[in-house]
Context: one part of a larger RNA
RNA sequence: UGACGGGGGCCCGCACAAGCGGUGGAGCAUGUGGUUUAAUUCGACGCAACGCGCAGAACCUUACCCAGGUUUGACAUGCACCGGCACAGCGAGGAGAGUCGCUGGCCCGUUUCGGAACGGUGCACAGGUGCUGCAUGGCUGUCGUCAGCUCGUGUCGUGAGAUGUUGGGUUAAGUCCCGCAACGAGCGCAACCCCUGCCCGUAGUUGCCAACAGGUGAUGCUGGGGACUCUACGGGGACUAUCGGUGUGAAACCGGAGGAAGGUGGGGAUGACGUCAAGUCCUCAUGGCCCUUACGCCUGGGGCGACACACGUGCUACAAUGGGGCGGACAACGGGGGGCGACCCUGCGAGGGGGAGCGAAUCCCUGAAACCGUGUCUCAGUUCGGAUUGGAGUCUGCAACUCGACUCCAUGAAGGUGGAAUCGCUAGUAAUCGCGGAUCAGCAUGCCGCGGUGAUACGUUCCCGGGCCUUGUACA
Numbered sequence: 001u002g003a004c005g006g007g008g009g010c011c012c013g014c015a016c017a018a019g020c021g022g023u024g025g026a027g028c029a030u031g032u033g034g035u036u037u038a039a040u041u042c043g044a045c046g047c048a049a050c051g052c053g054c055a056g057a058a059c060c061u062u063a064c065c066c067a068g069g070u071u072u073g074a075c076a077u078g079c080a081c082c083g084g085c086a087c088a089g090c091g092a093g094g095a096g097a098g099u100c101g102c103u104g105g106c107c108c109g110u111u112u113c114g115g116a117a118c119g120g121u122g123c124a125c126a127g128g129u130g131c132u133g134c135a136u137g138g139c140u141g142u143c144g145u146c147a148g149c150u151c152g153u154g155u156c157g158u159g160a161g162a163u164g165u166u167g168g169g170u171u172a173a174g175u176c177c178c179g180c181a182a183c184g185a186g187c188g189c190a191a192c193c194c195c196u197g198c199c200c201g202u203a204g205u206u207g208c209c210a211a212c213a214g215g216u217g218a219u220g221c222u223g224g225g226g227a228c229u230c231u232a233c234g235g236g237g238a239c240u241a242u243c244g245g246u247g248u249g250a251a252a253c254c255g256g257a258g259g260a261a262g263g264u265g266g267g268g269a270u271g272a273c274g275u276c277a278a279g280u281c282c283u284c285a286u287g288g289c290c291c292u293u294a295c296g297c298c299u300g301g302g303g304c305g306a307c308a309c310a311c312g313u314g315c316u317a318c319a320a321u322g323g324g325g326c327g328g329a330c331a332a333c334g335g336g337g338g339g340c341g342a343c344c345c346u347g348c349g350a351g352g353g354g355g356a357g358c359g360a361a362u363c364c365c366u367g368a369a370a371c372c373g374u375g376u377c378u379c380a381g382u383u384c385g386g387a388u389u390g391g392a393g394u395c396u397g398c399a400a401c402u403c404g405a406c407u408c409c410a411u412g413a414a415g416g417u418g419g420a421a422u423c424g425c426u427a428g429u430a431a432u433c434g435c436g437g438a439u440c441a442g443c444a445u446g447c448c449g450c451g452g453u454g455a456u457a458c459g460u461u462c463c464c465g466g467g468c469c470u471u472g473u474a475c476a
Base pairs, nucleotide, nucleotide: 001476002475003473004472005471007470008469009468010467011466012465013464015460016459019425020424021423022422023421026316027315028314029313030312031311032310033309034307035306042053043052064302065301066300067299068298069297070296073125077124078123079122080121081120082119083118087104088103089102090101091100092099107115108114109113127291128290130289131288132287136285137284138280139279140278141276143274148187149186150185151184152183153182154163155162156161167178168177169176193268194267195266196265198236199235200234201233202232203231204230208225209224212223213222214221239262242256243255244254245253246252318418322377323376325374326373327372328371334365335364336363339358340357343354344353345352346351384415389410390409391408392407393406394405395404431453432452433451434450435449436448437447
């Protein structure tokens, strides 16, 4: 100087407490350990691995296993030699990769020949998701959006170093004020950026419809209109500005007025010096090492989907604040051309047959659901719950056996609120309800978004993590 303390002081954070809803029990989905296996590819391991890399494992992907094949190679560049080549069609046998055979088949130029592209042979080389994240770059997680981390000059100290950065107040903040052997400065904080909340201007189609007119069974449907909503660009607005009080005539704090909004308005992006030899050589790049008729490459099939078990994360429930029937209402974000598909016909249905419109504020996905009204069930393993299994189908795709999703009929399991323990959340939040998107041929209880309905909290003794000062230390 740090680190540590079951030392002290001060102060924060859904850290506790107060509450609401869960997990831990059940069934299933998914990840992991383990076990099994020819293989069940690999990585990730407290927080910060475990619905993680995977924003899509039937083939492909695919890195694994078995089998069949191949060796200048699936891919790049260069050299030498050879060839009417590339390419297209047909046939043979093969699981395919590939092999063999037949036919057709050219461009440029100073046309014995040379060249481009291509094929073959040979050489130099390619190739490796092989090892090392303890050789690395880059990127990322985490402490932590925590308020800290430093420097120049000066001063103090033999020196390590200290001072500044400590102290008194204050703040979300090393935020600001005052004081002070310090005076300044940098990276952080804040602000500048984006979304959202109010208003104005500009603009008025594909959006809107108040007034006027026309028209319909009905509808902005039509003429028209720019008022309103909205759209998307520009601007205004909030700064402790104002009033009162407290405070050191400070910073600031408390209360009020006005205001759409008040003390950072709400949300996002933004992550200091560093820590964990944290993670990644399976994104990529890259040193070293290793393989080179194989640890490379191609193909068929299998596996990554196994199942006595154990754990994590979720979904659906155990019902009456509910289940089922009928009728009725209201969104937002997005997506659409090998696409979205209205509407009609057909099927109980998944779907099928036609097919208008739309590269979309125009058309479509798109009937949102919870909700409201009405009548039914009456506490029962039930009209709860839907696992499992049998049968019959639909769709995608070369192909759904291993191993897809969905539909219909039948079957109806466990489950009656879950031990010790444990998680999330302070406002349009939790809880609950549906909708969209990426990936994607198909496949979502995951992920990323969107809107609808919409709650509960005295305080800082204690648990956890953190900041500042101080104290002890046999630790560095």